[in-house]
RNA sequence: AGAGUUUGAUCCUGGCUCAGGACGAACGCUGGCGGCGUGCUUAACACAUGCAAGUCGAGCGGUAAGGCCCUUCGGGGUACACGAGCGGCGAACGGGUGAGUAACACGUGGGUGACCUGCCCUCCACUCUGGGAUAAGCCUGGGAAACCGGGUCUAAUACCGGAUAGGACCUCUGGGUGCAUGCCUGGUGGUGGAAAGUUUUUUCGGUGGGGGAUGGGCCCGCGGUCUAUCAGCUUGUUGGUGGGGUGAUGGCCUACCAAGGCGACGACGGAUAGCCGGCCUGAGAGGGUGAUCGGCCACACUGGGACUGAGACACGGCCCAGACUCCUACGGGAGGCAGCAGUGGGGAAUCUUGCGCAAUGGGCGGAAGCCUGACGCAGCAACGCCGCGUGGGGGAUGACGGCCUUCGGGUUGUAAACCUCUUUCGCGAUCGACGAAGGUCCAGUUUGUGCUGGGCUGACGGUAGGUCGAGAAGAAGCACCGGCCAACUACGUGCCAGCAGCCGCGGUAAUACGUAGGGUGCGAGCGUUGUCCGGAAUUAUUGGGCGUAAAGAGCUCGUAGGCGGUGUGUCGCGUCGGCCGUGAAAACCUGGGGCUUAACUCUGGGCGUGCGGUCGAUACGGGCAUCACUAGAGUUCGGCAGGGGAGACUGGAAUUCCUGGUGUAGCGGUGAAAUGCGCAGAUAUCAGGAGGAACACCGGUGGCGAAGGCGGGUCUCUGGGCCGAUACUGACGCUGAGGAGCGAAAGCAUGGGUAGCGAACAGGAUUAGAUACCCUGGUAGUCCAUGCCGUAAACGUUGGGCGCUAGGUGUGGGGUCCAUUCCACGGGUUCCGUGCCGCAGCUAACGCAUUAAGCGCCCCGCCUGGGGAGUACGGCCGCAAGGCUAAAACUCAAAGGAAUUGACGGGGGCCCGCACAAGCGGCGGAGCAUGCGGAUUAAUUCGAUGCAACGCGAAGAACCUUACCAAGGCUUGACAUACACUGGACCGUUCUGGAAACAGUUCUUCUCUUUGGAGCUGGUGUACAGGUGGUGCAUGGUUGUCGUCAGCUCGUGUCGUGAGAUGUUGGGUUAAGUCCCGCAACGAGCGCAACCCUCGUUCUAUGUUGCCAGCACGUGAUGGUGGGAACUCAUAGGAGACUGCCGGGGUCAACUCGGAGGAAGGUGGGGAUGACGUCAAAUCAUCAUGCCCUUUAUGUCUUGGGCUUCACGCAUGCUACAAUGGCUGGUACAGAGAGAGGCGAACCCGUGAGGGUGAGCGAAUCCCUUAAAGCCAGUCUCAGUUCGGAUCGUAGUCUGCAAUUCGACUACGUGAAGUCGGAGUCGCUAGUAAUCGCAGAUCAGCAACGCUGCGGUGAAUACGUUCCCGGGCCUUGUACACACCGCCCG
Repeated sequence: AGAGUUUGAUCCUGGCUCAGGACGAACGCUGGCGGCGUGCUUAACACAUGCAAGUCGAGCGGUAAGGCCCUUCGGGGUACACGAGCGGCGAACGGGUGAGUAACACGUGGGUGACCUGCCCUCCACUCUGGGAUAAGCCUGGGAAACCGGGUCUAAUACCGGAUAGGACCUCUGGGUGCAUGCCUGGUGGUGGAAAGUUUUUUCGGUGGGGGAUGGGCCCGCGGUCUAUCAGCUUGUUGGUGGGGUGAUGGCCUACCAAGGCGACGACGGAUAGCCGGCCUGAGAGGGUGAUCGGCCACACUGGGACUGAGACACGGCCCAGACUCCUACGGGAGGCAGCAGUGGGGAAUCUUGCGCAAUGGGCGGAAGCCUGACGCAGCAACGCCGCGUGGGGGAUGACGGCCUUCGGGUUGUAAACCUCUUUCGCGAUCGACGAAGGUCCAGUUUGUGCUGGGCUGACGGUAGGUCGAGAAGAAGCACCGGCCAACUACGUGCCAGCAGCCGCGGUAAUACGUAGGGUGCGAGCGUUGUCCGGAAUUAUUGGGCGUAAAGAGCUCGUAGGCGGUGUGUCGCGUCGGCCGUGAAAACCUGGGGCUUAACUCUGGGCGUGCGGUCGAUACGGGCAUCACUAGAGUUCGGCAGGGGAGACUGGAAUUCCUGGUGUAGCGGUGAAAUGCGCAGAUAUCAGGAGGAACACCGGUGGCGAAGGCGGGUCUCUGGGCCGAUACUGACGCUGAGGAGCGAAAGCAUGGGUAGCGAACAGGAUUAGAUACCCUGGUAGUCCAUGCCGUAAACGUUGGGCGCUAGGUGUGGGGUCCAUUCCACGGGUUCCGUGCCGCAGCUAACGCAUUAAGCGCCCCGCCUGGGGAGUACGGCCGCAAGGCUAAAACUCAAAGGAAUUGACGGGGGCCCGCACAAGCGGCGGAGCAUGCGGAUUAAUUCGAUGCAACGCGAAGAACCUUACCAAGGCUUGACAUACACUGGACCGUUCUGGAAACAGUUCUUCUCUUUGGAGCUGGUGUACAGGUGGUGCAUGGUUGUCGUCAGCUCGUGUCGUGAGAUGUUGGGUUAAGUCCCGCAACGAGCGCAACCCUCGUUCUAUGUUGCCAGCACGUGAUGGUGGGAACUCAUAGGAGACUGCCGGGGUCAACUCGGAGGAAGGUGGGGAUGACGUCAAAUCAUCAUGCCCUUUAUGUCUUGGGCUUCACGCAUGCUACAAUGGCUGGUACAGAGAGAGGCGAACCCGUGAGGGUGAGCGAAUCCCUUAAAGCCAGUCUCAGUUCGGAUCGUAGUCUGCAAUUCGACUACGUGAAGUCGGAGUCGCUAGUAAUCGCAGAUCAGCAACGCUGCGGUGAAUACGUUCCCGGGCCUUGUACACACCGCCCG
């Protein structure tokens, strides 16, 4: 000294929380010793029992008990002494408690000229002389008792007279002195007053008076709680006079008189509370507190009262009343722990019915001494502070065990064991204090009450301390380990159990729960709870704020108060300085000392910030001067502007209504309508009339006003302002708690008025509903007068006043200068008002900025987390509605301000995309195929689920595949590696059982070698294998999607407190963040583009299996053959296209439009290529992989079944519904691929699928291979058909171990739905759509109508970007950030 927590992030505001210290503490776990302290904070609740105040025989009468002596046993004497009594002193101290008390109770400083003071000290004087009683005792009575009564005797330092007395008091009268009402001292007269003894001496006493000391009484200034939701209180009240009372002043009391006294500087009331020195905290200022110790006060069962006394209205005294408890013979009595112990109770909680008067102190006494629960000690309690110990050194195979592990090891850890040493504390033994200064006794001595010597006197205590002995021996826990905050792993648990001071952890990998290991912190303690201060500048005096975060009163006037111009003089109140007194002790700080140290304690100093006195200073603030001044303020005079206010009168336009005319079917209203009005004549139009309200244009960030507010015109009355001028007054000023006035709209009351508008209400629409928005009507009201109300986003969300601090530019009012012949303009300057921009400065930022939110001064108001709540209660106001004032319980950890980046908007701008539009063809209806959902099932294995799952994984489920189900088997295993032991070749083969796996069985049977063994293989055993079991939300890798969209970032610099911004925005342009220009940016990276492949043109090279123009041969025909190298084609390498050229536009740009040439033109077509990232997107079943699970099973083998089910729903396709067609016949033209367990020609057989035989070909050679649509003919003629082909029947073919569940194809027969498809929806912009066929992968065969390729034929349309969808950039609003599928209200 700070930290956590509001946000995606930021700055600020602001609350909550934490780290520190403290405690009379309590609770949990634990507990070795000692010292010093502390210990009912609650029930001032009730108390059993014991003790806590007595003492004096040197005051007195006496003698009960005990000792001794005597005794006539009745008793007497004696010394030590002494029960009870009289008397004296004490009992008013000491000890306890904090109920009451907000007060002269306390603290502090004064006063007492208004007082007292026993015992003590000192001084002066005195102590003479009498008297009568009474208790105890004795006798006796009453009563249960407590106790009371009667008779009789007696003493005193008890009581009462007389004498004497300085002095005291009173009247009168002097002197001195004092601030004062006094003090000192004379004179005269008068009044009432003293005494006590004891003792041989000594001593101790007694009385009067003066002084001192000590202690007290009373009075005063100042200081210290909350509440105004307590604003008025008071009759002995305030004062006076007389009197009373007291030690003493005083309404303290009383009679009379007067009517005062207190209060916003908080009276009165309510609540709470003993006050202080101090204690805790804090840098301090402060805040909290008032245990222990000390001072004061108050109280003593509750309330009241007095007595005695020097002192009390008395804790262990009295009286009365009350409550409670106890005794009782029922008549009556007794008691008071808030003394020390102790008990019950209450409570989270607080001790022994101890020892001793040895010390200190107190009472009595001459003293010895007695008494003393004051006190000194001990006991109990870790309650606190302080100290000590639980061992020190060595010791590494880093032992065992534990925990973790990447299995290598790490850690616990020199820790232990083990060796060696020591012995504090504790234990045992032994010695053993200081505290004893003193007191007392004895002896001696002395003028002496003094001195000397000896004896006795200690609760604590056989304690502290010393010495010896044995032995590491008897002695460690508690909390924490996500961040704050120091310290991490494993297991268990699975939003459960639980944790938590705040933020927050826990939903299967929890460093946050529980346990363990390890670690961190402190340590005989450690944590928790509670309370206080701190941090909190979060009540801000030191030291905060109020435009938007909480906060300027709606405005003005003005009272008290606060603050206040210039000069002179004076005072010295504030202020400042010196000195004096006080500020108790203890505490605190500090120098030193004593306990071994420390705590503790002793001693010296400081501190004690204050109060009082005194001396001085006089600048500043203040008082005074009937002092002065004029710069503030005001008055006067002359002008000026104005919707400033009030009243009266008045004008035109418009709406509506009424009357009349013209005129006819609609009007009106809306997004569209309807309600409504209209043939009884509306709307429209003309004329006349009525009435109310408001004042177009001018009109303006223009004017006026304090604000609210003010707008046709004229008149009357009236407030304020500005400018100019000089004279006057002479600080007369500013602000303003209370108070007063004004105060929009709505509302209220009374009476008018009512054209339009129009809450409520009614109807019509809209809607899921529509108590709304829209429409048609319409009452209060709006208007006037009078009176209330008193609030508004009454806002510039900015209180008023004064001064100071750059400018620029408008505008309203006035003055002045220049110019102008006049007018009107124009320019400069000055004062006042009102706007905009902007510097310094300020601000969290936004912003403000001479009209401040800047720099200062003065005064007022207001704020202190959000909600509850501007609410409840109370008070005041109001006719009411309501207003003003204004909480708490409870609850949350935020609520909020400004700005930033995104996202979003049924916000805006620009742009793109088969996005829409324009077109073509489909889907959705039918049948079938395939996939999915659902249902079903023993199983119908699993995954994929909006776009971005659904002909997807699967480029082939009859067995296999296969993961699913049923049944039957195996358990080191179907598969891998290693080791040990053991056997042998393995393979193959025969037979039996069985559905097969499998089990059994027959035959055959090793190789190399250094002779150790090795290779191969079977069995047994151990490690282990295996898992398509779980988790794609633990992961890698891969993939989808936004999206082939044009974006995404970085470095340096600059700007900003910061998040961030700039760059990347702007003007153009592009398919493009493509390029150009500009610019606090300059560069760069990933993306775009290009580089790659392919198609399109051409050239060169090479020609076989490809080609054939020319030459030749040959055939029924064919590049068939010789040959050729031209062409096609193939392979390889080049060229070509770059806005290069011309013209227009454009910023002499980028670029764009048009054109030429060219095979191709502006990215030539297509492909590959996918930025930063998003979706916890998909996949643990491609693969890999952490963790979990399984191990005679979730592994593995086998047979059979299932994945092929079927009331349904969806998706993707195929085939159709026909004539642009079907069928029949003839006929033409591709490209790209595949082929050896293969493709299979030709020939033969079969209607056909196919079969037989089999040439050729590992393929530019052979084969698959007849391409189809097309073209040419014929037929059909609009129909469920010669369309359509589903379904079913029969007969076959092929593949395969096997086509039943469950294959494809062929032939014949059968001939379903369907006649172009609702809402809706999909694809496509050119060789594209549409249409036609061909090939391939997978594959024994096939579900393929799928998928991937190939070529043939070959269109239509795009005006355009308003709208739908998606996307990009800029901007704006936001209370969203899981980001609109958001948030949020009831």
A computed fold for a 1386-nucleotide RNA from Erythroxylum subrotundum, annotated as small-subunit ribosomal RNA. The source organism's lineage runs through Eukaryota, Streptophytina, Spermatophyta, fabids and Erythroxylum. The sequence is in RNAcentral, with records from SILVA.